This is a predicted structure of a 350-nucleotide part of an RNA (small-subunit ribosomal RNA, central domain) from a metagenome. Its Rfam family is "Bacterial small subunit ribosomal RNA". Its mean pLDDT, the model's own confidence on a scale to 100, is 89.

Context: one part of a larger RNA
RNA sequence: CUGGGCGUAAAGCGCGCGUAGGCGGCUUGGUCAGUCAGGUGUGAAAUCCCAGGGCUCAACCUUGGAACUGCAUUUGAUACUGCCAGGCUAGAGUAUGUUAGAGGAAAGCGGAAUUCCGGGUGUAGCGGUGAAAUGCGCAGAUAUCCGGAGGAACAUCAGUGGCGAAGGCGGCUUUCUGGAACAAUACUGACGCUGAGGUGCGAAAGCGUGGGGAGCAAACAGGAUUAGAUACCCUGGUAGUCCACGCCGUAAACGAUGUCAACUAGCCGUUGGUUCCACUUAAGGGAUCAGUGGCGCAGCUAACGCGAUAAGUUGACCGCCUGGGGAGUACGCCGGCAACGGUAAAACUC
Numbered sequence: 001c002u003g004g005g006c007g008u009a010a011a012g013c014g015c016g017c018g019u020a021g022g023c024g025g026c027u028u029g030g031u032c033a034g035u036c037a038g039g040u041g042u043g044a045a046a047u048c049c050c051a052g053g054g055c056u057c058a059a060c061c062u063u064g065g066a067a068c069u070g071c072a073u074u075u076g077a078u079a080c081u082g083c084c085a086g087g088c089u090a091g092a093g094u095a096u097g098u099u100a101g102a103g104g105a106a107a108g109c110g111g112a113a114u115u116c117c118g119g120g121u122g123u124a125g126c127g128g129u130g131a132a133a134u135g136c137g138c139a140g141a142u143a144u145c146c147g148g149a150g151g152a153a154c155a156u157c158a159g160u161g162g163c164g165a166a167g168g169c170g171g172c173u174u175u176c177u178g179g180a181a182c183a184a185u186a187c188u189g190a191c192g193c194u195g196a197g198g199u200g201c202g203a204a205a206g207c208g209u210g211g212g213g214a215g216c217a218a219a220c221a222g223g224a225u226u227a228g229a230u231a232c233c234c235u236g237g238u239a240g241u242c243c244a245c246g247c248c249g250u251a252a253a254c255g256a257u258g259u260c261a262a263c264u265a266g267c268c269g270u271u272g273g274u275u276c277c278a279c280u281u282a283a284g285g286g287a288u289c290a291g292u293g294g295c296g297c298a299g300c301u302a303a304c305g306c307g308a309u310a311a312g313u314u315g316a317c318c319g320c321c322u323g324g325g326g327a328g329u330a331c332g333c334c335g336g337c338a339a340c341g342g343u344a345a346a347a348c349u350c
Stems, first nucleotide, its partner, number of pairs: 003322004007304002012318001014201004021194003025088007033081002035077008049065006091191001092188005097182003103177007110154001115149007125136002162169002206247006215241002220236004258317006266295012299306002323350003332343004
């Protein structure tokens, strides 16, 4: 390089946006660059192939032919691709009108609970465990009532429910703001898909500066358990968890399944639209579009399973894999305050 692959065997970048590039709807005309056909020139000799000849054969040598799949030039063909010009509306988008939603940001507010503080009642225990002990308590705890402070999280509703590209998002109100779905028309007229580099977002932990700190809780201390117990259990408890700003850039970042498009039996649920039927109401049935689940035909699969939300049948583009260990390591380079991240071998060994 060709090939074969990537749900679980090695293999889909964590997710978007997007540059170059690759690919690209229907139709008319032009051009003839790609493409196809013919001619001419050239394509050294040797080699290879075919038919002969010479060494006793063969290897080898040699004669002739063919071939040299190429390049240049020229004459044509015009379906397809490209290019130029024009048209179209089925892709894509815009406008108008509805709809659902924990989508995002900021500000304000609320109740329950834990803890702490003050006060009242009240007395000897409380707490904790398998059992205990450490711990707390006569300087009045636990329990109970009233008042106050402060931080964090939002029970029920709640749902293989919803929203978001992913990470993720859940009390209520307001302001600002992104996206989606549906219906009918009007408009633009291929404006599209993918995307090497690049760039943005990106759970938790961690880092920097300043705040905050109720509960929980690495580290740490003590009590138990045990042969030991640097653990599991218990009593405490600091970073942290929270906020603002700035870093880090990872994950079983998972559907372990890249994005986009087309096509391919059905059945049952559920969410949001539109519409039809029936209807006094409540409720109900059907069709269709978009999502989200369960089963299942064909087909696929090593099997498990997947099965219109494909892992089926195809196309476009990107990423990635190539035996196990060494190793996602060393070295170098790039990034980072650091922690570390990215890129990424070899010797050796089985």